Predicted 3D model of a 474-nucleotide part of an RNA (small-subunit ribosomal RNA, 5' domain) from an uncultured bacterium.
Its mean pLDDT, the model's own confidence on a scale to 100, is 84.

[in-house]
Context: one part of a larger RNA
RNA sequence: GAAUGAACGUUGGCGGCAUGGCUAAAGCAUGCAAGUCGCACGUGCCCCGCAAGGGGAAAGUGGCGGACGGGUCAGUAACAGGAUCGAACGUACCCCGAGGUGGGGGAUAGCGGUGGGAAACUGCCGGUAAUACCUCAUGAUCUCUCCGGAGCAAAGCCUCGGCGCCUCGGGAUCGGCGAUCUUCCUAUCAGGUCGUUGGCGGGGUAAUGGCCCACCAAGCCGAAGACGGGUAGCGGGUGUGAGAGCACGACCCGCGACAUCGGGACUGAGACACUGCCCGGACUCCUACGGGAGGCUGCAGCAACGAAUCUUCCGCAAUGGGCGCAAGCCUGACGGAGCAAUGCCGCGUGCGGGAUGAAGCGUCUUGACGUGUAAACCGCUGUCAGGGGGUCGAACCAAUGAUUGCCCCCAGAGGAAGUGGCGACUAACUCUGUGCCAGCAGUCGCGGUAAUACAGAGGCCACGAACAUUAUUC
Numbered sequence: 001g002a003a004u005g006a007a008c009g010u011u012g013g014c015g016g017c018a019u020g021g022c023u024a025a026a027g028c029a030u031g032c033a034a035g036u037c038g039c040a041c042g043u044g045c046c047c048c049g050c051a052a053g054g055g056g057a058a059a060g061u062g063g064c065g066g067a068c069g070g071g072u073c074a075g076u077a078a079c080a081g082g083a084u085c086g087a088a089c090g091u092a093c094c095c096c097g098a099g100g101u102g103g104g105g106g107a108u109a110g111c112g113g114u115g116g117g118a119a120a121c122u123g124c125c126g127g128u129a130a131u132a133c134c135u136c137a138u139g140a141u142c143u144c145u146c147c148g149g150a151g152c153a154a155a156g157c158c159u160c161g162g163c164g165c166c167u168c169g170g171g172a173u174c175g176g177c178g179a180u181c182u183u184c185c186u187a188u189c190a191g192g193u194c195g196u197u198g199g200c201g202g203g204g205u206a207a208u209g210g211c212c213c214a215c216c217a218a219g220c221c222g223a224a225g226a227c228g229g230g231u232a233g234c235g236g237g238u239g240u241g242a243g244a245g246c247a248c249g250a251c252c253c254g255c256g257a258c259a260u261c262g263g264g265a266c267u268g269a270g271a272c273a274c275u276g277c278c279c280g281g282a283c284u285c286c287u288a289c290g291g292g293a294g295g296c297u298g299c300a301g302c303a304a305c306g307a308a309u310c311u312u313c314c315g316c317a318a319u320g321g322g323c324g325c326a327a328g329c330c331u332g333a334c335g336g337a338g339c340a341a342u343g344c345c346g347c348g349u350g351c352g353g354g355a356u357g358a359a360g361c362g363u364c365u366u367g368a369c370g371u372g373u374a375a376a377c378c379g380c381u382g383u384c385a386g387g388g389g390g391u392c393g394a395a396c397c398a399a400u401g402a403u404u405g406c407c408c409c410c411a412g413a414g415g416a417a418g419u420g421g422c423g424a425c426u427a428a429c430u431c432u433g434u435g436c437c438a439g440c441a442g443u444c445g446c447g448g449u450a451a452u453a454c455a456g457a458g459g460c461c462a463c464g465a466a467c468a469u470u471a472u473u474c
Base pairs, nucleotide, nucleotide: 001474002473003472004471006470007469009467010466013347014346015345016344017343018342019340020339021305027302028301030300031299032298035064036063037062040061041060043058046055047054048053071258072257073256081182082181083180084179085178086177089175090174094171095170096169097168098167099166100165101164102136103135104134105133111126112125113124114123115122116121142151143150144149156163157162158161184230185229186228191221192220193219196218197217198216199215201213202212203211233255234254235253236252237248238247239246240245260281261280262279263278264277283294284293285292286291311337313336314335315334319333320331321330322329323328350380351379352378353377360371361370362369363368364367384415386410387409388408389407390406391405418463419462420461421460422459423444424443425442429458430457431456432455433454439446440445
């Protein structure tokens, strides 16, 4: 000098765009953050209707989604990340192509009845539907094969034209797996290893592989640092610097890991699953003491910690996501507003004239000098802020705006300047007070009676809605 997710002090007008728990991955009251489909299904309180019937809440069965989106960085020094290659794989929804969609059956929620329990919840009996479940048939370019053969599927719905369903092949997308190189400090860590290294056979997986297992061999890694210890999410990038480099990894994007701690699987195209399940631990809460409930490292918010970090806001109008034929519903993703000079940028706090150089204040002295064209005063303007009105923003015939921008009009200089410094480094000096005291200080050093270094005043210098200080990086 530059920089910061900053903080502290003094001060503080407006706007745009960003950013905002770096500490306790410690704990959390409350609300919301993932639902949707009646064009899969049987019901159905209620409404309309004399009735037949029709309509719309609601729980349930069923389907799709809840593996995305959102958060955090604890762990991880390598099963991570990055770069470059690769072969033994899967892929719901979407697209293209081929073929099929025939027959039969038994249940079970909801419901009715009746019990248990404080609750959470739950037992028994009866009966009911389906695109739920089972079975027979058919069946290949599919699977297995000893090449003879063997085996495997489906579901219907509606306004009758569609939407679906099953099998196979291909595409697209997403994902799983492998190889090489690379990636912090420490030798006051020197030897490490027994599923360890390899083979054969098997299991397991969508798939390769000690991934797992039996047997066999005795290997494998290591001063080019194995093993151990410490620290740490990695990258695109960011800061600085002429560069080399050094330091860093907030926000945004990609990847990884995690979801109170530890373990486990289930379902599923996909999870070993943040707001799913089971078990164990700690903690909190309810209890009728028998037993139960919970997980903000989602958005707000609370308390705690800390030098320190925001609203329990508005809206699904836009973009995107889930479901649905659709209308639409849901969406703390997102779009906005709010708070904070936290940062960057822009604007303003007026412009012109105005002396005999007012007053006040300060210094020197009885008259000057400084503040100073500064003010007063005269003329003018109307940015910003303030008040009133209109319109774009919407894409798609119409309808649809949470919020903000833009335009026009009104009034009138009004509402808008400070902070740090002035001994040298270093731009800027005098007076008074104090008297090694009180104090200052980045370094040198000032202060013990004339202190340009302390404190106040006047003046001056620098920057300016900021200015100083502290911390940290180059």